Description: Predicted 3D model of a 105-nucleotide RNA (c-di-GMP-I-GGC riboswitch aptamer) from a Woeseiaceae bacterium. The coordinates come from a structure-prediction model, not an experiment, and the mean pLDDT is 81. Rfam family: c-di-GMP-I-GGC riboswitch aptamer. Rfam links the family to the GO term cyclic-di-GMP binding. The model forms 90% of the base pairs in the Rfam consensus.
RNA sequence: ACUGAAAAAGGCAAAUCCAGCCAAAGCUGGAGGCGCAAAGCCACGGGUCCUCGCCUCCUUCGCGACGCCCUGUCCGAAGGGUUCAAGAUAGCCGGGCUGCCUGUU
Numbered sequence: 001a002c003u004g005a006a007a008a009a010g011g012c013a014a015a016u017c018c019a020g021c022c023a024a025a026g027c028u029g030g031a032g033g034c035g036c037a038a039a040g041c042c043a044c045g046g047g048u049c050c051u052c053g054c055c056u057c058c059u060u061c062g063c064g065a066c067g068c069c070c071u072g073u074c075c076g077a078a079g080g081g082u083u084c085a086a087g088a089u090a091g092c093c094g095g096g097c098u099g100c101c102u103g104u105u
Base pairs, nucleotide, nucleotide: 001104002103004101011036012035016031017030018029019028020027021026034091040097041096042095044094045093046092047089048088049087053084056081057080058079059078060077061076062075064074065073066072
């Protein structure tokens, strides 16, 4: 420098359950063990997930406002969609940094 067939010293830990945090995705600790040769670290690019906040649209509602009624507009509330921003994921892929052991040179 390349390599992961077999092996050893070891390492990590999916689902699920319990406890905690969060608006959520998800995260942390314990149990657990599906798997992993970078399943070590970094959200830089793409993907996916989330929706507290912002923009905007739709629906419904209201002893609401426009003097009253209808229509209409506006406002507010609830529900839903969307953009942006924020967040999450390194066990989705790419990229960057680092590293144990084996084998080959």